This is a predicted complex of two RNAs, RNase P RNA and transfer RNA, with 374 nucleotides together. Model confidence (mean pLDDT): 76 of 100. Rfam match: Bacterial RNase P class A. Gene Ontology terms of the family: ribonuclease P activity, dimeric ribonuclease P complex and tRNA processing.
RNA sequence: UAAGUAUCAUAUACGAUCGCGCUAAUUAAUAAUUAGUGAGGAAAGUCCGGACUCCAUGUAGCCUCUGACAUAUUGAGGUAGGUGCCAACGAAAGUUGGGAGGGAGUAAUCUUUCGGAGAAAAGGGCAACAGAAAGUUAUACCGCCUAAGCAAUUAGGUAAGGGUGAAAUGGUGGUGUAAGAGACCACCGGAUACUGUAGUAAUACAGUAUUGCGAGGUAACCCCCCCUGGAGCAAGGCAUAGCCGCAUAGAUAGAUGAUCGUUUAAUACAGAAUCCGGCUUAUUUGGUACUUACGCA
RNA sequence: GUACCUGUAGCUCAAUAGGAUAGAGCAAUUGCCUUCUAAGCAGUAGGUUGUCGGUUCGAGUCCGGCCAGGUACGCCA
Numbered sequence: 001u002a003a004g005u006a007u008c009a010u011a012u013a014c015g016a017u018c019g020c021g022c023u024a025a026u027u028a029a030u031a032a033u034u035a036g037u038g039a040g041g042a043a044a045g046u047c048c049g050g051a052c053u054c055c056a057u058g059u060a061g062c063c064u065c066u067g068a069c070a071u072a073u074u075g076a077g078g079u080a081g082g083u084g085c086c087a088a089c090g091a092a093a094g095u096u097g098g099g100a101g102g103g104a105g106u107a108a109u110c111u112u113u114c115g116g117a118g119a120a121a122a123g124g125g126c127a128a129c130a131g132a133a134a135g136u137u138a139u140a141c142c143g144c145c146u147a148a149g150c151a152a153u154u155a156g157g158u159a160a161g162g163g164u165g166a167a168a169u170g171g172u173g174g175u176g177u178a179a180g181a182g183a184c185c186a187c188c189g190g191a192u193a194c195u196g197u198a199g200u201a202a203u204a205c206a207g208u209a210u211u212g213c214g215a216g217g218u219a220a221c222c223c224c225c226c227c228u229g230g231a232g233c234a235a236g237g238c239a240u241a242g243c244c245g246c247a248u249a250g251a252u253a254g255a256u257g258a259u260c261g262u263u264u265a266a267u268a269c270a271g272a273a274u275c276c277g278g279c280u281u282a283u284u285u286g287g288u289a290c291u292u293a294c295g296c297a
Numbered sequence: 298g299u300a301c302c303u304g305u306a307g308c309u310c311a312a313u314a315g316g317a318u319a320g321a322g323c324a325a326u327u328g329c330c331u332u333c334u335a336a337g338c339a340g341u342a343g344g345u346u347g348u349c350g351g352u353u354c355g356a357g358u359c360c361g362g363c364c365a366g367g368u369a370c371g372c373c374a
Base pairs, nucleotide, nucleotide: 001293002292003291004290005289006288007287008286009285013262014261015260016259017258018257020038021037022036023035024034025033026032040269044280045279047278048277049276050275051274052232053231054230055229058069059068061079062078063077064076065075067073080228081227082226084225085098086097087096088095089094099114100113101112102111103110104109115224116223123222124221125218126217141162142161143158144157145156146155147154148153170188171187172186173185174184175183189213190211191210192209193208194207195206196205197204198203236244237243238242298370299369300368301367302366303365304364307323308322309321310320316354325341326340327339328338329337347363348362349361350360351359
């Protein structure tokens, strides 16, 4: 210098003229004058969560049936939504940091997933085509082995080898055998438990013991465990052509602007409608740290 | 303002609880038939399933973010 990553900030300023909404004061006045005040970081999408209001409600998220109980919900059926590793913060949504697995990038870094497929053992469903076989301790197409047969072939054994597939029962070597097989053994890998060390924890590492490895995927399919009343300010209240709800901008369908001069990178995205907290998306200009490449010292 | 719904060929609709190369009618287009046209018969083309990601072996279908279009609703009297 260029490209990139993360994070933080920013969204011109001043003056003049004209104009608009609201509030206050003056005036007889709703008109006029004076003074004050008048959009955003996203006001947006309406995607989440709350405040608030009304409705429903004795005790189950909700509904039906059933019985029970008030120091308070049993069983059956139906049904809507949410949540899911650990810690801190938070009313919640969520945010920040950490852990484990996967993915992208040369890198800085980014992104995605996270209870359970039953050994802390409930169940149902799905898997086109191909393939012998796709969920059963099931399965034999080729091959291998044994027996029978002149042979074609038939009966049996075999998951080592081939082939199919996204996925086919851990790997290497040996023992073993008719041929084979965790059938058995050694090493490697895995699972479970315990102990130690580090850590708040998830977890990581090390050691010991057990286990021949007990099929795998899908829960962004049903489901199991856990949590949950409904509607929305056009809620609704007063009692009536209006006021409140309603805000130190603010309700009218409608305001918050325009021009000129100087200044500045300011020429971007964009305009409040009950109010707050998030997320997401759109978008201007900078700062800081880091990465990669090139150049110079 | 609030609550919802829908996007598949030019148009109208399909696609079983996720399965192979997304189909049908009309329209378009080519040929045949006819003197010509229509009708009829035989073919052909036309799709990033609105878009961008994710789950899965596999997505029109399931999950999330955007985009576009559409619908319904007051209080007072």